Annotation:
Predicted 3D model of a 394-nucleotide RNA (Bacterial RNase P class A) from Promineifilaceae bacterium (SeqCode). Its Rfam family is "Bacterial RNase P class A". It is annotated as a ribozyme. The gene name in the source record is rnpB. The coordinates come from a structure-prediction model, not an experiment, and the mean pLDDT is 76.
RNA sequence: CAAGCUGGCCGGGUGAUCGCGGCCGGCGUAUCAAUGCGCCGGCUGAGGAAAGUCCGCACUCCACAGAGCACGGUGCCGGCUAACGGCCGGGCGGGGUAACCCGACAGCAAGUGCAACAGAGAGGUGUAGUGCGUAUAAAGCAUGUUGUACCCACGGGUCCGAUACGCUUUUCGCGAGGGUGAAACGGUGGUGUAAGAGACCACCGGCGGCGGCAGUAAUGUCGCCGGCCAGGCAAACCUCAUCGGGAGCAAGGCCAAGCAGAACGGAUGGGGCUGCUCGUCCCGUAUGACGUUCGGGUAGGCUGCUAGAGGGUGCCAGCAAUGGCGCUCCCAGAUAGAUGAUCACCACCCUGGUGUACAGGGUACAGAAUGCGGCUUAUAGGCCGGCUUGGUAA
Numbered sequence: 001c002a003a004g005c006u007g008g009c010c011g012g013g014u015g016a017u018c019g020c021g022g023c024c025g026g027c028g029u030a031u032c033a034a035u036g037c038g039c040c041g042g043c044u045g046a047g048g049a050a051a052g053u054c055c056g057c058a059c060u061c062c063a064c065a066g067a068g069c070a071c072g073g074u075g076c077c078g079g080c081u082a083a084c085g086g087c088c089g090g091g092c093g094g095g096g097u098a099a100c101c102c103g104a105c106a107g108c109a110a111g112u113g114c115a116a117c118a119g120a121g122a123g124g125u126g127u128a129g130u131g132c133g134u135a136u137a138a139a140g141c142a143u144g145u146u147g148u149a150c151c152c153a154c155g156g157g158u159c160c161g162a163u164a165c166g167c168u169u170u171u172c173g174c175g176a177g178g179g180u181g182a183a184a185c186g187g188u189g190g191u192g193u194a195a196g197a198g199a200c201c202a203c204c205g206g207c208g209g210c211g212g213c214a215g216u217a218a219u220g221u222c223g224c225c226g227g228c229c230a231g232g233c234a235a236a237c238c239u240c241a242u243c244g245g246g247a248g249c250a251a252g253g254c255c256a257a258g259c260a261g262a263a264c265g266g267a268u269g270g271g272g273c274u275g276c277u278c279g280u281c282c283c284g285u286a287u288g289a290c291g292u293u294c295g296g297g298u299a300g301g302c303u304g305c306u307a308g309a310g311g312g313u314g315c316c317a318g319c320a321a322u323g324g325c326g327c328u329c330c331c332a333g334a335u336a337g338a339u340g341a342u343c344a345c346c347a348c349c350c351u352g353g354u355g356u357a358c359a360g361g362g363u364a365c366a367g368a369a370u371g372c373g374g375c376u377u378a379u380a381g382g383c384c385g386g387c388u389u390g391g392u393a394a
Stems, first nucleotide, its partner, number of pairs: 001390010012346007020045011047365001051376002054374005059248004071244005076090005091105001092103004106239002111237002113233002130177001131174003137170005143164005149158003186204006205229001207226008252303004261294005269283005310329008347363006
């Protein structure tokens, strides 16, 4: 310098004006009051994902002897944590020259099931198209030998049969080589055979069992024995192990108009205008106006509700996740839902312009609703660190 791997962070800034939610203070106003409303001032007001609601908790209510079935999740080991399907460290397997990345990573030598296309054959013993063999059985052809019969010019020839070797075909044997496929029942060498094959043997690989050593463990490594090899898929049913009660802040709690109900009181009565008097209007007179009290509870209101497994920072323990201690900070709580708009300057990007000046446009994903820990997904642009490989120079 180039290419790449990986960790962390920011995610527009400043100012002005107007507007909105929350809290506090002041003033005004209504009310006996609590308190409400209005105005003014101050403080404060979205995120790294607030999202998806996929996991795990806190909190709340309901249910609950115990066990099993069913259903669902998880699935190497150790650690962290309130907990987790999360994180950290390690092991194993796979990918990459490497940094590094990925893995539901128990069981298919319990059972059941599945496997497109191609291919001869795709599942408990399966397959023969090409190929290998000609030991077995049969047929044909050619050559040789030979037997009987016949012909002859005596050299030999012909028919039928037997037999030897060779070739071809069929039967048969085989599963080594070729070929198909993601996958065809270990590899190399030898023995063996007609040809072959774990058929047998040696070594290697893999599997199962036992043991030694290292490690907390997963696991690694070494040795012995075994049968000679057991195919793939369990995010297929299933088996094993382990975990899980249900619903969710519209949880739940409190207050409580109106209407209906119950009990008691109730008549020269009661209610409104109205705080009082007068006046007036209305209701009622026992089938009872009205009043008081009570239980449940609708509208509505309050609470839950934001000080928390909280943020920042320093030190310590630990490889790390994380934990401990100290100091410091207070950081939205709306309820149909506030958190916005405009202007100026700056920053960045795009377009026009040869270029400077300049002009125009743009600045992502998105957005609280009880809180918290994760995962996943979206994200314009930018900043910082560590590492690997290759090249070059000193």